[in-house]
Context: one part of a larger RNA
């Protein structure tokens, strides 16, 4: 001097971005934070149309059974010094739902099961039992390419090996829906399913090489290093295990203790370094602790699931519920950190065929001088240098053009009207063009209309009226810019060093002038 997620003390006009638990990864009242789909399924409740009633037809509502998401989006820094990051690379040792493309297919059969009926246990939480019922639910069969096993060619590779072609062998697949036209069915579109192949996209694995303190921490190590062989994974591998050998790792710091998330990046500095890792982006870890699998294309799973413990909270005492480190708010702890707000309009995500539903990501407002940036608190003339204050050698000097008092101007504020951009996206009608072999739905393309704004009556505009509402903090011995008078008298107090104060203190206190910075200004604190 600069910088800060900053506290303190004084003081405080607007506006813009921004930024806000750095402690107690403590403990949590409440609300809300992942739900969707009737175009996969039966049905049940109300209502309507219809009937003599029943069907059946349309709408709403919910709950079941199926799908697909709940492994993203959000949060934390506790743990971790480690292939956890970060940089290059490997993968002939691997996987990837959705989506893109290409082949080829989808033939024919069977079965439960919840909803629901009844009967029944519990105080509840949730359950038993029996009896019907679908389906894109579940299971055999057909058909097969891949994948195994075999036989055999072809050019390749750093090695174990890889890719491709050709025959054989045994052999695990599938699902509908919806619409158009139609007497039906057959078509025919549009969407889902099977299986295989490729791409993109997201990870798994394994390396080099990097990036903290203690040597007052020297010697670790038995699944330990290595083979062989079974197992197990998508996959290489002590990952596992059984033998079966003694290795392995270290002064180039093993082991051990301590400290910490890692990086892009931030701060600072001329660099070189030095500190740091809020905020926004990767990537990592973790969701009361601890352990464990299930389901799945992913997970060992924040708002799933089981065991165990601590803690809360209900109980009819047998038994049950619960997990804010989401987004608000609460108690705690501290020096010290925000609203129990608005909307899904826009972006983005999950579902759906759409309409659309959900969304505490987002988009927004609030609160805070916590930061930065911009602006305001008037401008011009004005000398009897008024009054009044301090100082005075009593002559003045200064405050000070400063006020008054004259001519203006209206930025912010305030009031008044008018009033956005972000949105004509999807959809919805009406009419048209086009691609295929093409009637119609579809697709794919432009036009015209209609459509949707939380912020917000806000940003912005005009207009009114009137100088009106809107300056403080520090310091003034010397570093270091700015002096004088009073009180005090080693007292009372100052100080960031040196020092200041004991009767004339430019160092204390005040007061008067000055000097600095300014919606700030000083202190303190950490880094450089």
């Nucleotide at each position: 001097g600069g910088a800060c997620g900053a506290a303190c003390g004084c003081u405080g006009g607007c506006g813009g971005c921004g930024u806000g638990c750095c402690u107690a990864a403590u403990a949590c009242a409440u609300g809300c934070a992942a739900g969707u789909c009737g175009a996969g399924c039966g049905g049940a409740u109300g209502g309507a149309u219809g009937u003599a009633a029943c069907a059946a037809u349309c709408c709403a509502u919910g709950a079941g059974c199926g799908g697909c998401g709940g492994a993203c989006g959000g949060g934390u820094g506790a743990g971790u010094a480690a292939c956890a990051c970060g940089u290059g690379g490997g993968u002939a040792a691997c996987c990837u739902a959705c989506c893109u493309u290409u082949u080829a297919g989808a033939c024919g059969g069977g079965g439960a099961u919840a909803a629901c009926g009844c009967c029944u246990g519990g105080a509840a939480a949730c359950g038993g039992g029996u009896g019907c019922u679908a389906a894109u639910c579940c299971c055999g069969g057909a058909u097969g390419g891949g994948a195994u096993c075999u036989u055999u060619c072809u050019g390749c590779g750093c090695a174990u090996g890889a890719a491709g072609g050709a025959g054989g062998a045994a052999g695990g697949a599938a699902a509908g829906g919806c619409g158009c036209a139609g007497a039906c069915a057959a078509g025919c579109g549009c969407u889902g399913c099977u299986a295989a192949g490729a791409g993109a996209u997201g990870g798994g694995c394994c390396c080099g090489c990097g990036g903290c303190g203690c040597a007052u921490u020297a010697g670790c190590u038995a699944g330990u290093u290595g083979g062989u062989g079974g197992g197990g994974u998508a996959a290489a591998g002590g990952c596992u295990c059984a033998c079966c050998a003694a290795g392995g790792c270290g002064a180039c710091g093993a082991u051990g203790c301590g400290u910490a998330g890692c990086c892009g990046a931030c701060c600072u500095g001329a660099g070189a370094g030095g500190g740091u890792g809020a905020c926004c982006g990767g990537c990592c870890a973790c969701a009361c602790u601890g352990g464990g699998a299930c389901u799945g294309a992913g997970a060992c799973a924040c708002g799933g699931c089981c065991c165990a413990g601590a803690c809360u909270c209900c109980u009819a005492c047998g038994g049950g519920a619960g997990g804010c480190a989401g987004c608000a708010g609460u108690a705690g702890g501290g020096a010290a950190u925000c609203u129990u707000c608005c909307g899904c309009a826009a972006u983005g995500g999950g579902c759906g065929a759409a309409a659309g539903c959900c969304u505490g990501a987002c988009g927004g407002a609030g609160c805070a001088a916590c930061g930065c940036c911009g602006u305001g608190u008037g401008a011009g003339c004005g000398a009897a240098g008024a009054c009044g204050g301090u100082c005075u050698u009593c002559g003045g000097a200064u405050u000070g053009u400063a006020a008054a008092g004259c001519u203006c101007u209206g930025u912010c504020a305030u009031u008044u009207g008018g009033g956005a951009c972000g949105a004509g996206a999807g959809g919805c009608a009406u009419g048209g063009a086009g691609a295929g072999g093409g009637a119609a739905u579809g697709c794919u393309c432009g036009a015209u209309g209609u459509g949707a704004g939380a912020c917000g009556g806000u940003a912005c505009c005009a207009a009114a009226g009137g100088a009106g509402g809107a300056a403080g903090c520090c310091c003034c011995g010397g570093c270091u810019a700015a002096c004088u008078a009073c009180g005090u008298g080693c007292c009372a107090g100052c100080a960031g060093c040196c020092g200041c104060g004991g009767u004339a203190a430019u160092a204390c206190g005040u007061a008067g002038g000055g000097g600095g910075c300014a919606a700030g200004c000083g202190u303190u604190g950490u880094c450089c």
The part of an RNA shown here (small-subunit ribosomal RNA, 5' domain) has 528 nucleotides and comes from Sulfoacidibacillus thermotolerans. Taxonomically the source falls in Sulfoacidibacillus (Bacteria, Bacillati, Caryophanales, Alicyclobacillaceae). Model confidence (mean pLDDT): 83 of 100.